[in-house]
Context: one part of a larger RNA
RNA sequence: GAUUGAACGCUGGCGGCAUGCUUAACACAUGCAAGUCGAACGGCAGCAUGUUUGUUACUUCGGUAACAAAUGAUGGCGAGUGGCGGACGGGUGAGUAACACGUAGGAAUCUACCUUGAAGUGGGGGACAACCUGAGGAAACUUGGGCUAAUACCGCAUAUUCUCUAAGGAGGAAAGCCGGGGACCAUUAGGCCUGGUGCUUCAAGAUGAGCCUGCGUCAGAUUAGCUAGUUGGUGAGGUAAAGGCUCACCAAGGCAAUGAUCUGUAGCUGGUCUGAGAGGAUGAUCAGCCACACUGGGACUGAGACACGGCCCAGACUCCUACGGGAGGCAGCAGUGGGGAAUAUUGGACAAUGGGCGAAAGCCUGAUCCAGCAAUGCCGCGUGUGUGAUGAAGGCCUUUGGGUUGUAAAGCACUUUCAGUAGAGAAGAAAUGGGUGAGAUUAAUACCCUUACCCCUUGACGUUAUCUACAAAAGAAGCACCGGCUAACUCUGUGCCAGCAGCCGCGGUAAUACAGAGGGUGCAAGCGUUAAUC
Numbered sequence: 001g002a003u004u005g006a007a008c009g010c011u012g013g014c015g016g017c018a019u020g021c022u023u024a025a026c027a028c029a030u031g032c033a034a035g036u037c038g039a040a041c042g043g044c045a046g047c048a049u050g051u052u053u054g055u056u057a058c059u060u061c062g063g064u065a066a067c068a069a070a071u072g073a074u075g076g077c078g079a080g081u082g083g084c085g086g087a088c089g090g091g092u093g094a095g096u097a098a099c100a101c102g103u104a105g106g107a108a109u110c111u112a113c114c115u116u117g118a119a120g121u122g123g124g125g126g127a128c129a130a131c132c133u134g135a136g137g138a139a140a141c142u143u144g145g146g147c148u149a150a151u152a153c154c155g156c157a158u159a160u161u162c163u164c165u166a167a168g169g170a171g172g173a174a175a176g177c178c179g180g181g182g183a184c185c186a187u188u189a190g191g192c193c194u195g196g197u198g199c200u201u202c203a204a205g206a207u208g209a210g211c212c213u214g215c216g217u218c219a220g221a222u223u224a225g226c227u228a229g230u231u232g233g234u235g236a237g238g239u240a241a242a243g244g245c246u247c248a249c250c251a252a253g254g255c256a257a258u259g260a261u262c263u264g265u266a267g268c269u270g271g272u273c274u275g276a277g278a279g280g281a282u283g284a285u286c287a288g289c290c291a292c293a294c295u296g297g298g299a300c301u302g303a304g305a306c307a308c309g310g311c312c313c314a315g316a317c318u319c320c321u322a323c324g325g326g327a328g329g330c331a332g333c334a335g336u337g338g339g340g341a342a343u344a345u346u347g348g349a350c351a352a353u354g355g356g357c358g359a360a361a362g363c364c365u366g367a368u369c370c371a372g373c374a375a376u377g378c379c380g381c382g383u384g385u386g387u388g389a390u391g392a393a394g395g396c397c398u399u400u401g402g403g404u405u406g407u408a409a410a411g412c413a414c415u416u417u418c419a420g421u422a423g424a425g426a427a428g429a430a431a432u433g434g435g436u437g438a439g440a441u442u443a444a445u446a447c448c449c450u451u452a453c454c455c456c457u458u459g460a461c462g463u464u465a466u467c468u469a470c471a472a473a474a475g476a477a478g479c480a481c482c483g484g485c486u487a488a489c490u491c492u493g494u495g496c497c498a499g500c501a502g503c504c505g506c507g508g509u510a511a512u513a514c515a516g517a518g519g520g521u522g523c524a525a526g527c528g529u530u531a532a533u534c
Base pairs, nucleotide, nucleotide: 001534002533003532004531006530007529008528009527010526013381014380015379016378017377018376019374020373021339026337027336028335030334031333032332035084036083037082040081041080043077044076047075048074049073050071051070052069053068054067055066056065057064058063091292092291093290100217101216102215103214104213105212106211109209110208114205115204116203117202118201119200120199121198122156124154125153131146132145133144134143135142136141162171163170164169176197177196178195179194180193181192184191185190218264219263220262225255226254227253230252231251232250233249234248235247236246237245267289268288269287270286271282272281273280274279294315295314296313297312298311317328318327319326320325345371347370348369349368353367354365355364356363357362384414385413386412387411394405395404396403397402418475420470421469422468423467424466428461433455434454435453436452437451438450439449478523479522480521481520482519483504484503485502489518490517491516492515493514499506500505
C1' cells in the first nucleotide's frame, strides 16, 4: 500500500447492488418448512343441488313452502384402502489425510418418471381397512367378532423377445379408468365402434448412481518398523456388479527411509486476497463433489436410503403420567436462552422461476421472489450557486504598526438534485379459461389433440421505477493528524509530574512531541484504532 463475513471509539443525509453466528455439531418454548390424486376404491361423519312420492300449512285452485322417504346423478370432502412423491429441494462442516476431492482413464453393473421401437392387456378367486359391535387403558394406543370395494393381493391361460439349461426341455406377466357416438343387439346398465390415458414383457436411448485404476493433495523421525483376513491362490457363498466382500483349505506373503505405522491438524475443488511475476495466504457468500442429521448401532420399504422433519434397539437429556406406562430431537425458516468483541424479522406472496402430485382446473412449496433491520462492504448523489472589502464584529497572534480566521460571514441575486407534500404512472404477464376458424383422428359434422385469431382475467413487491406540480436555502459534516519517517505551527497551562508513543524517542520552567486554544493538513458520510493475510 492492498484486502476483510470483521469488531471497537467518535460521528452520521439519501439511494442502488451485495453481505450478515467466523464462538457452543450448545440446549431449545411457539408457529410454519411435504404433500397430492375422487379421472384407482369402498364410502359420507357433516353437506349443497336435481327428480319422484307422501304428509302438513297457505292458496288467486295454477301451484308455493316446510318436513320425511326413495332414487340415481353432479359438485365437494374429514378419516380410511390404493398410487406417486416424502432419497429432490433446504441446513451444517462434527468426522475424514483417504479413491474424500481434483484430473485422466477403465469394465464386471443398476437406473422410477421421460423418449423410441416390438408384442400383449384373456379368464377367475379369496381377503383386509374404513364401517358396525364388544373389551382393555389416565393417555399413547392395543385387541376379539362381523360386513365390504379396488389400478391392493393371489392363482389359471398365453410368451414376440426374456431367464436357466445336461440343448431334450423347464420357468416367468398384466388393470383398469375417463370422454364421444350413427346403424345393429340389448332387461336399466351396456355390448359394439372410436379417442385418450394407464398396466405387463422385451430391446435401445437419455439421465442419474454404484465400482476399479494412474497421478496430485498439511505438519511432525523428540513417531522406525507395521500387518494373520494380513498378501496371494483354489473352491464356495454373497452383491445390481469385479473383488478377502465373507467363509473353508493351501502357500507365506504384503507395506516401509521415494517416510510405512503412529500422533497432531484439516471437509476438497472452481475460486478469493495479495503480488510485476514466481509464489504466499485462504476455501464466507455463488457453483460442483463428499460427509453428517441428539450420541452409538441396525435393518425395513423402495428404481433409488441404511433415510434431517421414517422405523427398531441402547445411551444422555427434556416433558406428560392415574406410577402401570408414554412423548420428543431447529446443523430447515423465523425466534429464545447460553457462549461471545460480534452477526438481522416469531414479516408478505406463491405474482414470476423451479419442484411434488394431478387429465386438467388446481393444491402444497420458510425452495424461491420480495419486504424489514445493520454505514458491514462497494458504487452513485447531496449538504447549495453567483456576487459580495468599511477586508465588519468576535476569536487568535503581535515587534502594538498590524497580521490571520477571510469572500469566509452578513447583504444582494438565483437554483431546487435528494428528502417532504399532492397527483399521474410503465415493465416484470406469459399463461390458464371462454368463443370462432383450420388441420389431424374417426363410420362421424361427437369427443380428444394441434394450431391461428378474438375476448375476459391473473402482481407479493407497491404509497414500485419513472414523470409532473408545490414551497422554501429551506432538513443534511464529521473524524484523525500537524518532532522526523509524513502533508500540516504558534500561544497558554504543566514542570522526568500529569501524560504521549508504530519506530527513533518527547516531558526535570521558554515543550512545534503532554493538555487546551487559534490556525493548518489529510480523508470525507465517514474517519481513526485493534485483529488478520499478502
Predicted 3D model of a 534-nucleotide part of an RNA (small-subunit ribosomal RNA, 5' domain) from an uncultured bacterium. Model confidence (mean pLDDT): 85 of 100.